Small-subunit ribosomal RNA from an uncultured prokaryote, 1538 nucleotides, folded computationally. Rfam family: Bacterial small subunit ribosomal RNA.

RNA sequence: AAAUUGAAGAGUUUGAUCAUGGCUCAGAUUGAACGCUGGCGGCAGGCUUAACACAUGCAAGUCGAGCGGUAACAGGGGAGCUUGCUCCUGCUGAACAGCGGCGGACGGGUGAGUAACGCGUAGGAAUCUACCUGGUAGUGGGGGACAACACGGGGAAACUCGUGCUAAUACCGCAUACGCCCUCCGGGGGAAAGCAGGGGAUCUUCGGACCUUGCGCUAUUGGGUGAGCCCGCGUCGGAUUAGCUAGUUGGUGGGGUAAAGGCCUACCAAGGCGACGAUCCGUAGCUGGUCUGAGAGGAUGAUCAGCCACACUGGAACUGAGACACGGUCCAGACUCCUACGGGAGGCAGCAGUGGGGAAUAUUGCGCAAUGGGGGAAACCCUGACGCAGCCAUGCCGCGUGUGUGAAGAAGGCCUUAGGGUUGUAAAGCACUUUCAGUAGGGAGGAAAAGUUAGUCGUUAAUAGCGGCCAGCCCUGACAUUACCUUUAGAAGAAGCACCGGCUAACUCCGUGCCAGCAGCCGCGGUAAUACGGAGGGUGCAAGCGUUAAUCGGAAUUACUGGGCGUAAAGCGCGCGUAGGCGGCCUGAUAAGUUGGAUGUGAAAGCCCUGGGCUCAACCUAGGAACUGCAUUCAAAACUGUCAGGCUAGAGUAUGGUAGAGGAUAGUGGAAUUUCCGGUGUAGCGGUGAAAUGCGUAGAGAUCGGAAGGAACAUCAGUGGCGAAGGCGGCUAUCUGGACCAAUACUGACGCUGAGGUGCGAAAGCGUGGGGAGCAAACAGGAUUAGAUCCCCUGGUAGUCCACGCCGUAAACGAUGUCAACUAGCCGUUGGAGGGCUUGUCCCUUUAGUGGCGCAGCUAACGGCAAUAAGUACUCCGCCUGGGGACUACGGUCGCAAGACUAAAACUCAAAGGAAUUGACGGGGGCCCGCACAAGCGGUGGAGCAUGUGGUUUAAUUCGAUGCAACGCGAAGAACCUUACCUACCCUUGACAUACAGAGAACUUUCCAGAGAUGGAUUGGUGCCUUCGGGAGCUCUGAUACAGGUGCUGCAUGGCUGUCGUCAGCUCGUGUCGUGAGAUGUUGGGUUAAGUCCCGUAACGAGCGCAACCCUUAUCCUUAGUUGCUACCAUUUAGUUGGGGACUCUAGGGAAACUGCCGGUGACAAACCGGAGGAAGGUGGGGACGACGUCAAGUCAUCAUGGCCCUUACGAGUAGGGCUACACACGUGCUACAAUGGGACGUACAAACGGUUGCGAACCCGCGAGGGGGAGCUAAUCUGAGAAAGCGUCUCGUAGUCCGGAUUGGAGUCUGCAACUCGACUCCAUGAAGUCGGAAUCGCUAGUAAUCGUGGAUCAGAAUGCCACGGUGAAUACGUUCCCGGGCCUUGUACACACCGCCCGUCACACCAUGGGAGUUGUUUGCACCAGAAGUAGCUAGCUUAACCUUCGGGAGGGCGGUUACCACGGUGUGGAUAAUGACUGGGGUGAAGUCGUAACAAGGUAGCCGUAGGGGAACCUGCGGCUGGAUCACCUCCUUA
Repeated sequence: AAAUUGAAGAGUUUGAUCAUGGCUCAGAUUGAACGCUGGCGGCAGGCUUAACACAUGCAAGUCGAGCGGUAACAGGGGAGCUUGCUCCUGCUGAACAGCGGCGGACGGGUGAGUAACGCGUAGGAAUCUACCUGGUAGUGGGGGACAACACGGGGAAACUCGUGCUAAUACCGCAUACGCCCUCCGGGGGAAAGCAGGGGAUCUUCGGACCUUGCGCUAUUGGGUGAGCCCGCGUCGGAUUAGCUAGUUGGUGGGGUAAAGGCCUACCAAGGCGACGAUCCGUAGCUGGUCUGAGAGGAUGAUCAGCCACACUGGAACUGAGACACGGUCCAGACUCCUACGGGAGGCAGCAGUGGGGAAUAUUGCGCAAUGGGGGAAACCCUGACGCAGCCAUGCCGCGUGUGUGAAGAAGGCCUUAGGGUUGUAAAGCACUUUCAGUAGGGAGGAAAAGUUAGUCGUUAAUAGCGGCCAGCCCUGACAUUACCUUUAGAAGAAGCACCGGCUAACUCCGUGCCAGCAGCCGCGGUAAUACGGAGGGUGCAAGCGUUAAUCGGAAUUACUGGGCGUAAAGCGCGCGUAGGCGGCCUGAUAAGUUGGAUGUGAAAGCCCUGGGCUCAACCUAGGAACUGCAUUCAAAACUGUCAGGCUAGAGUAUGGUAGAGGAUAGUGGAAUUUCCGGUGUAGCGGUGAAAUGCGUAGAGAUCGGAAGGAACAUCAGUGGCGAAGGCGGCUAUCUGGACCAAUACUGACGCUGAGGUGCGAAAGCGUGGGGAGCAAACAGGAUUAGAUCCCCUGGUAGUCCACGCCGUAAACGAUGUCAACUAGCCGUUGGAGGGCUUGUCCCUUUAGUGGCGCAGCUAACGGCAAUAAGUACUCCGCCUGGGGACUACGGUCGCAAGACUAAAACUCAAAGGAAUUGACGGGGGCCCGCACAAGCGGUGGAGCAUGUGGUUUAAUUCGAUGCAACGCGAAGAACCUUACCUACCCUUGACAUACAGAGAACUUUCCAGAGAUGGAUUGGUGCCUUCGGGAGCUCUGAUACAGGUGCUGCAUGGCUGUCGUCAGCUCGUGUCGUGAGAUGUUGGGUUAAGUCCCGUAACGAGCGCAACCCUUAUCCUUAGUUGCUACCAUUUAGUUGGGGACUCUAGGGAAACUGCCGGUGACAAACCGGAGGAAGGUGGGGACGACGUCAAGUCAUCAUGGCCCUUACGAGUAGGGCUACACACGUGCUACAAUGGGACGUACAAACGGUUGCGAACCCGCGAGGGGGAGCUAAUCUGAGAAAGCGUCUCGUAGUCCGGAUUGGAGUCUGCAACUCGACUCCAUGAAGUCGGAAUCGCUAGUAAUCGUGGAUCAGAAUGCCACGGUGAAUACGUUCCCGGGCCUUGUACACACCGCCCGUCACACCAUGGGAGUUGUUUGCACCAGAAGUAGCUAGCUUAACCUUCGGGAGGGCGGUUACCACGGUGUGGAUAAUGACUGGGGUGAAGUCGUAACAAGGUAGCCGUAGGGGAACCUGCGGCUGGAUCACCUCCUUA
């Protein structure tokens, strides 16, 4: 100087968030087990299960110095002889059996029982204690037996019986008795044993006596040790165990014990225990400690230590100091063994070991050398206690498996973007070292005693003996081949396991393809898996590493420390009140609680601190600290308690008033409904979304008058009143409870809460008796519907009403327990009191209620609370602890029943739930827009044809596109080709690309076979460049890399595209608000086509979108005029030609339009309306342009591309066929159905575009398609090219036609190798359906619809399609209720894959656990009874008996036997509890794709839910009462805002 330095979180509910809440993980630990692996040592530990059964051996003996003796062995002595044998001798060492003593009650094992004074802790008085120790006193003298032994008997054995002999420290009297015990205080009673060593004198029967020392013995008393008993406090769970108790509780007498005591007995009394949990049931040895934890706690009770209990199961005693006795006895039972069947033996929960059980736990080892124990005087003997060794990585600790250097970054592996990277200084190589293991040698300590020989001291008469001390000598080690040290050889012999998606440190490839598998939770796996399996690499720990099981922690997730209850689980429906808990102010006392000191105790070990010893550590060891406790004692007196005295602020009483749907009873009133009677009166009434059932000509409904009866009380009426809550509403009377106000007086803490208990308690329901107008479960009918056990309608019974009695539940809600205190304001309203004046429909103050808003504060948040708290602090009670199962089962209590109250478990899930956010949605709301509707015009749907699709067919009818947003779409054009499909034939480095080698120019002619591809033969041809080396291109052959694929995956992708939608939206930065997701901005008031602009504003700005910029069109100017134009001048058939640039036009450049101007409206704004001017007016018209994103939208068949697949084929070629099929269905179109038309004739006016593989004129031929022809044109020049509708004239006269043109026959033309399958067109002939189209549905708002023609792309040919062009040219829009789509704001939500969402119940199937169940089988227990072994106690007629007494007869006492009491096992009867099982049965749970419906979530399409009753396949429906946890609209009231 020290001794308590100690606290971490994460994953998972959601689209996201916060909070609630469970589940899971990371840590530490273990008597562990399992898997893989395994070098050494030290220290520990090792049947947790069957207290299951045990073979074999050992675990308790010892003493000859207690005794009689000598069976075995050895020695000595003696005898005999055969000289190595026999016999004798207890003489010596010794020692079997026996008598006797001490010890077998310790040590060792186990944890079955036990919830108990068993254990722990602190105390107590009525006790015993062998051996040990201190004191006192004694140890005298006699007697009789019994074992052994001998003889005899029984038995298989165990063992046992009879007769006889004998010793003792065995047994029994007598004597003595300080102290001891009993006592009536006179007295009485009770002991003992010797043994060993030594010895001078004396005696001797020669054995000894006697003395002495030591040990022993007896009596008694202290101590110590150990044990017994009593008591305070503490010591698990269950109340679905609430009452238990008859020796029970106490007393007296007696007995009994070592000892108090109902411990036992007789009598008397009627007590005793229990909600502070008795009794009963279940479970369990307790503690020091151990593990964990920051602690408080929680869990646990192996090893070590203390206590208890047990010893095959149950009972019992004996002996003894001590036992009701693990290795003793007796009895009963079960089991095992032996047997000659008569009878016997046994008890490993001692150490080893065996079987069994089990996931699982060791050697039938060595030794008494040490420590300890028993016996003994001692030597010594015994000791499975113990000391050691063996086995096991079971744990903790330590060491090693090398160290340094070493880049060519080797090889190999793996990956790769093919460059490289990584394994990796790792290896090899080089240089070192040698711990451990191996070899060889050395070598402590554990050993000190005892013994013996001398010395000395004590005892003694003693130089015996004994004891102490000192010295010498001798001897003792299981472990042990010890620890340790040295030598020697050589890197030599020594690394694995788990993991690598997140939590959680560590990533890639291959295989697999919702399979196989993984998984602690979340979750991975359906063809690119860091999650499965393998590999490479990496991470972590390491002779171990993982897994499993278990405990604590994290978990503040049972909250004492340290939680909650408005909506998440959670306030009893509400009062009264018992026990209990808590309690105002002052004074005094006390000292129970409280605080402090001291003392005792809190065993040791352990934990902690400081030292010490093993080389360190683990481990061991010394001292300390600590043991937070209990008890005793001293002190203090603030607070709590108690006692005493006082006070008035809490509480209450009295007096006078006030308001009120407070309650009960009796009476009474009017309106209305219904029914009945009568009158008037006639055909309907009633009801609904619309109807029908129903009522009515037998007179309804309507209307008038009258009567009856029951129920409820409009207006007043009000976030008004009263009541504890449920609840209470016409008026009057009676009875009655409570509240409030004012002022004084009185009592003096009398108070608050309230487990149990008790009362009240809506509606429905039940019982009995009434009553019954209306309404109305059930029921009936009518509708609706796919169905309709519903909603709607017509009827209608219980019931609703009254009286009496039950029931006892509701969303019984403020989802907010009660009492009292404190904490800003403002505004209403009800009752009362006071004050003021200006006397009012007034103002102010105060008090008791009842409301609204709101600050601080609180809250997870809440459009939440906020003096009526959910704020702050307090009292008492109730309740909660994940969801489901389950407001359930069983049991109990209550009830007439319905049912109520109390209330689990198995099993199952990883969530369930709250508040708020963003979306989406709504058969929610508001505002706005759009050819969305409406108003119009024209169509489609009907016909024929064209075209596409589906379907069907087929060898193939290739593929894709599939609501809008596929379907005249890819395809801007399938006869071959295309072509991807089918059939047949054929090729295999390939039809195509690159590289290599060889050959050959390339190329070309002809013939043959064949459908052709192709094959064979054949002719011509030797080229180009060159630095003379060669090179370029092409063809053929060969081999290998490779080519090739319209094969798959658009859900692996790029790119492109569609769609919402040209809709007005989508976002960001900074700031602010919110715990946060998020919000704000972007909402609001206006306005706009527009998030367009203005104003306001915790926002200020910005971006992508809108608009504008671009193109085109409309006007003008300017420039330029050819191929265009032609006013003017010429010319002329003709802008044909020459002038011309004016005009048109062309194409370059500019101008112009901006709400710029005026008036009005508006907020002084933005803007709107109107006007002027202008070619054009409010984005002038049209186009291009498509925000963030959505649809896993479309496309792997345009193209590109990852991965997979095919490779003599899924590639390539050829021919033919198919894509063109055809009972049918749909889409898109064309042509029509006619007179606004058809036909005939004549006649006028465009725009835009194309053309050399082309457009093709004039002219000729043909009825025509077309043919011939070939000018011109690379185009403002030539050409296609005639525009048509229109206009004019004629005809047709409403007809299947002079409409319509399909279809078919014939004849042709054109393109093209080729029009059969399968082209277009022409002519002649034919002349179908169709007379304006059902339900339904489409387009269009102006140069638009409608209508008319023209051109282009593709293309040899082949448009009714597509794209483009111009001509003629309308009607209508009141308006936004409705349909559809969209935008913004708001609201509800159980949706978030987002309503094509979610989700409920029956039924059917499979599996799982569970309740009931006629019962069955066990276990346990109560009561009643029978029975009664052994044993003990009492009694005792019988039998028997050594010591003592005796009068010798006998007695006393004992033993055996008998009997009584108690009692174990066992048995009978009857109950209780519990476990297993049980035909059948009930509900429950779980299970990708079963059935029926659609209950709930939005106003969920009838708002939902709660209680109750009835009904129904099922969710559910209906009645009555209640709630808002209901949307929407409206009204009332209140509040906020100047």